[in-house]
RNA sequence: CGAGUCGGCCGGGCGGUCGCGUUGCACCCUUCACCGGGUGUGCCGAGGAACGUCCGGGCUCCACAAGGCAGGGUGGUGGGUAACGCCCACCCGGGGUGACCCGCGGGACAGUGCCACAGAAAACAGACCGCCGGCCGCUUCGGCAGCCGGUAAGGGUGAAACGGUGGUGUAAGAGACCACCAGCGUCCAGGGUGACCUGGACGGCUAGGUAAACCCCACCUGGAGCAAGGUCAAGGAGGGGCAUCGCAAGAUGCCCCGCGCAGGCGUUCGAGGGCUGCCCGCCCGAGCCUGCGGGUAGACCGCUAGAGGCUGUCGGCAACGGCAGCCGUAGAUGGAUGACCGCCUCCGCGCGAGCCGCAAGGCUCCCGCGAGACAAAACCCGGCGUACAGGCCCGCUCGUCCG
Numbered sequence: 001c002g003a004g005u006c007g008g009c010c011g012g013g014c015g016g017u018c019g020c021g022u023u024g025c026a027c028c029c030u031u032c033a034c035c036g037g038g039u040g041u042g043c044c045g046a047g048g049a050a051c052g053u054c055c056g057g058g059c060u061c062c063a064c065a066a067g068g069c070a071g072g073g074u075g076g077u078g079g080g081u082a083a084c085g086c087c088c089a090c091c092c093g094g095g096g097u098g099a100c101c102c103g104c105g106g107g108a109c110a111g112u113g114c115c116a117c118a119g120a121a122a123a124c125a126g127a128c129c130g131c132c133g134g135c136c137g138c139u140u141c142g143g144c145a146g147c148c149g150g151u152a153a154g155g156g157u158g159a160a161a162c163g164g165u166g167g168u169g170u171a172a173g174a175g176a177c178c179a180c181c182a183g184c185g186u187c188c189a190g191g192g193u194g195a196c197c198u199g200g201a202c203g204g205c206u207a208g209g210u211a212a213a214c215c216c217c218a219c220c221u222g223g224a225g226c227a228a229g230g231u232c233a234a235g236g237a238g239g240g241g242c243a244u245c246g247c248a249a250g251a252u253g254c255c256c257c258g259c260g261c262a263g264g265c266g267u268u269c270g271a272g273g274g275c276u277g278c279c280c281g282c283c284c285g286a287g288c289c290u291g292c293g294g295g296u297a298g299a300c301c302g303c304u305a306g307a308g309g310c311u312g313u314c315g316g317c318a319a320c321g322g323c324a325g326c327c328g329u330a331g332a333u334g335g336a337u338g339a340c341c342g343c344c345u346c347c348g349c350g351c352g353a354g355c356c357g358c359a360a361g362g363c364u365c366c367c368g369c370g371a372g373a374c375a376a377a378a379c380c381c382g383g384c385g386u387a388c389a390g391g392c393c394c395g396c397u398c399g400u401c402c403g
Stems, first nucleotide, its partner, number of pairs: 001399005007393004012344007020045002023042007047374001051385002054383005059225004067279003071221005076090005091105001092103004106216002111214002113210003128155002130151006137144002163181006182206001184203008229301004238257008259293007272284004308327008346372001347370004352365005
């Protein structure tokens, strides 16, 4: 210098004018007070993904909640974490010269399936071409055809054909036997927390693949969800009370309660409901179910101090954890953070000039235009996945050149 690879960060800055939302303070208006409104002023006011709604939780309720089945999830080992399907480290397998990357990583000897086409044959399989022997016919004496038996080493098919190389042996062959190797099994030694690794001895010689097919095994798992769940107010068909007027019927005003009517079933011999898939067991229970009719959709809480953030230090290979200190960083509810101006910076586009170069093109300068990618809280948090114009930084690997 070039190519590659792992990780981290930013994604506008400064100033001004006006305009928004929560909230503190001061003052003013209204009110018995609260609430509410106004003016001024101070602090604060979207993201690295706020997106997806794919996981895990906090929290709320069922509900003070047992057991089982189903269903669902994960799948090498050891750690981290509140937890996880996440993160870290390592093991094994595969890819890469390498840094590194990939893995639906337990089981095919529990069972059931599937492996198209081709091929003789796709599982305890098989003889198409072959090789060998016997019988027999023909013969141009090279051999050819048929039948029987042996064979699976050679060739062919295929993604895959019952280990590989070399030899002994045989009529021809074959782990039939031998040496070495790979694999599998048993035993032993060493290393490691472990998954596993290394080495040695012995042995039958070698019984495919697929579970990202059903399934088996191990472990985990109650359900619903902030539209969870609470508090208050208003109103209402109707009912009751008081007061006034009235002979009475009734009318008016105030207050209180509150869904009304009909039918069916039920009230401890239990209607109905709950345990949000089922069973079981248990619990609540005097009202429930159906039809018709009426009112309401308002205010407040939940709602932001959190498994929070930042700095330093210690432990750890790391993820992360301990300790100390500092900070207070949206809380809306048809739903806030916007507009304009000036300067700066990055980048892009366009005109022009100069330089290098054969060219493609590159570099520098001047002028003009444009903040310009993905995109937005709604109970909160930890992850993962996806999207992203432009830019910056660290480490490591390989190649080339120079010293």
RNAcentral holds the sequence, with entries from ENA. Bacterial RNase P class A from Streptacidiphilus sp. PAMC 29251, 403 nucleotides, folded computationally. NCBI's taxonomy places the organism under Bacteria, Bacillati, Actinomycetes, Kitasatosporales, Streptacidiphilus. It is recorded under the gene name rnpB. The coordinates come from a structure-prediction model, not an experiment, and the mean pLDDT is 78.